[in-house]
Molecule: c-di-GMP-I riboswitch aptamer
Organism: Tepidibacillus decaturensis
RNA sequence: AAGAAGAAAAGGCAAACCGUUCGAAAGGAGGGGACGCAAAGCUAAAGGGCCUUUAAUAUGGCAGCCAGUUUUCUAG
Repeated sequence: AAGAAGAAAAGGCAAACCGUUCGAAAGGAGGGGACGCAAAGCUAAAGGGCCUUUAAUAUGGCAGCCAGUUUUCUAG
């Protein structure tokens, strides 16, 4: 230095729910809130999968399902 791993320290993020708002819906944004998270950072036709909708098909949505990719610290 790299890889694996995750005890500590410094911190970080924010589930459900409530309320406002956008949307046909799934769901998104802001505020409160904290179940939890070593990536709960990013990637959504051009990875899989799931959800909603449509007579049917998603270039409609979900990254806190798996996966890919980037990254802080460090005991043993």